[in-house]
Molecule: Bacterial RNase P class A
Organism: Thalassotalea sp. HSM 43
RNA sequence: CGAGUUGGCCAGACAAUCGCUGCUUACUCGUUGUACCUUUCGGGGUAGACGGAGUAAGGGGAGGAAAGUCCGGGCUCCAAAGAGCAGGGUGCCAGAUAACGUCUGGGCGGCGAAAGCCGACGACAAGUGCAGCAGAGAGAAGACCGCCUAAGUACGCAAGUACCGGUAAGGGUGAAAGGGUGCGGUAAGAGCGCACCGGGCCACUGGUAACAGUUGGCAGCAGGGUAAACUCCACCCGGAGCAAGACCAAAUAGGGUUCCUGACGGCGUGGCUCGCGUUGGAACCGGGUAGGUUGCUUGAGCUAUGGGGCGACUCAUAGCCUAGACGAAUGAUUGUCGUGUCUUAGACAUAACAGAACCCGGCUUAUACGGCCAACUCACUAA
Numbered sequence: 001c002g003a004g005u006u007g008g009c010c011a012g013a014c015a016a017u018c019g020c021u022g023c024u025u026a027c028u029c030g031u032u033g034u035a036c037c038u039u040u041c042g043g044g045g046u047a048g049a050c051g052g053a054g055u056a057a058g059g060g061g062a063g064g065a066a067a068g069u070c071c072g073g074g075c076u077c078c079a080a081a082g083a084g085c086a087g088g089g090u091g092c093c094a095g096a097u098a099a100c101g102u103c104u105g106g107g108c109g110g111c112g113a114a115a116g117c118c119g120a121c122g123a124c125a126a127g128u129g130c131a132g133c134a135g136a137g138a139g140a141a142g143a144c145c146g147c148c149u150a151a152g153u154a155c156g157c158a159a160g161u162a163c164c165g166g167u168a169a170g171g172g173u174g175a176a177a178g179g180g181u182g183c184g185g186u187a188a189g190a191g192c193g194c195a196c197c198g199g200g201c202c203a204c205u206g207g208u209a210a211c212a213g214u215u216g217g218c219a220g221c222a223g224g225g226u227a228a229a230c231u232c233c234a235c236c237c238g239g240a241g242c243a244a245g246a247c248c249a250a251a252u253a254g255g256g257u258u259c260c261u262g263a264c265g266g267c268g269u270g271g272c273u274c275g276c277g278u279u280g281g282a283a284c285c286g287g288g289u290a291g292g293u294u295g296c297u298u299g300a301g302c303u304a305u306g307g308g309g310c311g312a313c314u315c316a317u318a319g320c321c322u323a324g325a326c327g328a329a330u331g332a333u334u335g336u337c338g339u340g341u342c343u344u345a346g347a348c349a350u351a352a353c354a355g356a357a358c359c360c361g362g363c364u365u366a367u368a369c370g371g372c373c374a375a376c377u378c379a380c381u382a383a
């Protein structure tokens, strides 16, 4: 000079005016088959109720992902006990958490020059599979080309040749071929032997552990790869879901047909079996209602300070209440400030991805030629 890596923040701020919408309080009008009082029995008054209609005041109103519906739960119901099989999920170690397939820290492996990033990370000697073609041979898997002629047989005066036999060090094929280098040995070779390296087992040391080692010893030592192939091993796992459910009101046809069936049957919220409970069920056709209230927002909540911890996180104290929708609301204008660009008394713009619907913790995806802050790395070149 420049490139890169990691973490965090923002999703414009304040004010005014007008508009939409929930809540609280007060008032006005209306409705009411509610309660009380009164009545000349026609009615009247008071209270209550009513997303019935308005007025005023106060204080609120769509995200970092609200998206995906991929995981985990809270909550509701089946529902009153379970066990097994099948099925599904996870897969190094130690922690965090309500829990998780998430997160934190560490180990090992891979990528990168590094900061860092990624990991679907138990087992292939329990078994079964798969790897085209080529190649002698592809997994308890080999002799094509080569090398030897030591031993044996035949021929030859001999050199040697042939048969038989030995070999897996050299070459070749392939993505991958029976550990590597060197020395000795041999007819030629080969862990055949030895040294070192590599691998395996045992001990010791460090570490909670995974695991590691300038440690020591043993035996020459190997049956490759693949389990995000089937499988084996260890641990874990009910289901359905706010359109779950609860309450009120209203209406209809407690209708019709078919099938199983009398307790050894039927039914009971993943499948099957046993068990348990219960005593009738299942399917189709037809008819009525589908209105209102609730669930519905105070939470495993947020903020600040302090303590503990490498960290995820946790403990204590104090403070705050931040949409709850008739499922269709949450906007517009102006000014100032901030930010960005430019032709710099100023002008212009104020982006992108995108809209709550029971709630929460994660993961994944989208995102402006986005902006800002902090820390870390140093390949190349020059001095």
Stems, first nucleotide, its partner, number of pairs: 002378009012337007020061002023058007030050003034047005063353001067364002070362005075241004082274004087237005092106005107121001108119004122232002127230002129226002144171002146167003152163004179197006198221001200218004204213003245294004255285006265279004301320008338350005